Large-subunit ribosomal RNA, domain IV from Oscarella tuberculata, 340 nucleotides, folded computationally. The organism belongs to Oscarella, within Eukaryota. The RNAcentral record of the full RNA draws on ENA. It is recorded under the gene name rnl.
[in-house]
Context: one part of a larger RNA
């Protein structure tokens, strides 16, 4: 000096990104137990009290005997369990080991569960519920270059498949201009094959054929158009003026759009301006909680916004404990280095 185990005046988080690690709680019986709530629960909530040994009493169970058998009574019979008094030892009776800290308030996922074998366990996936297309069965789908077979099913729409959301409460607004998609098509376009006309070249020819080539005609799907469809991909304005101080604009003009962003939340897990502005919390707070709020980049199954219980999720706060610290020191046990 490293490394393990311990102790330790005051003081108690001052430590640090963070109470990281420690410490502290720890069992049984009793008494008590709050908001909030899906009435299940929060709850072991919180917070108190006891606990060993003797000696007596005294309940109550059970067992024996009384009594051949069944009830009841009865016994200075047993055994267990409560409970009262009295006593006794210690520094401490759950004597030792081993065994929840708690509380408060937010963000996010409802939940149990899955999850990067070897740095990520979570707010990520899943989920139950809700919802949309698809599919009449030789089904949709999947599997294969392609057929067969085969899953899909020894199922038949309460059923199978693809997608999205994410329990349960309240609710999910407006746009079909443009992307798909679905259906519908009077008319429009339109491809080879097919028709019809023309020309050339071959047929010794001006003939049939055969061939090359021009133009005209008719058509499928598709496209153009027509409508429907956002819990499909998606998207949800601008500028001027105006109230008897000022300041704001119900209110009016005007332009443009397919609609111009409804409820609801809001400095938020939400770009920056910010360390917003009041307040509360602290002697102090770029923290965190509440309110304000046009956020000009919030917002509704790319789900919005509340929520009881649940999380080895993350923020702040308080009790209690502590060598985390103020500021170290000492014990053990080993190890390294230096002497011999």
């Nucleotide at each position: 000096u490293u490394u393990a185990u311990c102790u330790u005046a005051a003081g108690g988080a001052a430590c640090u990104c963070g109470g990281c690690a420690a410490a502290a709680u720890a069992a049984c019986c009793c008494c008590g137990u709050a908001a909030g709530u899906u009435c299940g629960c929060a709850a072991g909530a919180a917070g108190g009290g006891g606990u060993a040994c003797c000696a007596c009493u005294u309940a109550a169970u059970c067992c024996c005997g009384u009594a051949a058998u069944c009830a009841a009574u009865c016994g200075u019979g047993g055994a267990u369990u409560a409970a009262a008094u009295g006593g006794u030892c210690g520094c401490a009776g759950a004597a030792a080991a081993g065994a929840g800290g708690g509380a408060g308030u937010g963000c996010c996922g409802a939940c149990u569960g899955u999850u990067u074998a070897c740095c990520a366990a979570a707010a990520a996936c899943a989920c139950a519920g809700c919802u949309u297309c698809c599919a009449g069965c030789a089904a949709a789908u999947a599997u294969u270059a392609g057929a067969a077979a085969u899953a899909g099913u020894a199922g038949u729409a309460u059923u199978g498949g693809a997608g999205g959301u994410g329990a349960g409460g309240c609710c999910u607004g407006c746009c079909c201009a443009a992307u798909g998609a679905u259906u519908g098509u009077a008319u429009c376009u339109a491809a080879a094959a097919c028709c019809a006309a023309g020309u050339g070249g071959u047929g010794a020819u001006u003939a049939a054929g055969c061939u090359a080539u021009u133009u005209g005609g008719a058509u499928a799907a598709g496209g153009a158009c027509a409508a429907u469809u956002a819990a499909a991909u998606g998207g949800c304005c601008g500028c001027g003026g105006u109230a008897a101080a000022a300041c704001u604009g119900a209110c009016c003009g005007u332009g443009a759009u397919a609609a111009u962003g409804u409820a609801g939340c809001g400095c938020a897990a939400u770009c920056a301006a910010u360390a917003g502005c009041c307040a509360a919390u602290u002697a102090a707070u770029u923290g965190u909680u509440g309110g304000c709020a046009a956020g000009u980049a919030u917002g509704a199954a790319u789900g919005g916004c509340g929520u009881a219980a649940c999380g080895a999720g993350u923020g702040c706060u308080c009790c209690a404990c502590u060598g985390u610290c103020u500021c170290a020191a000492g014990a053990u046990a080993a190890a390294a280095a230096c002497c011999a």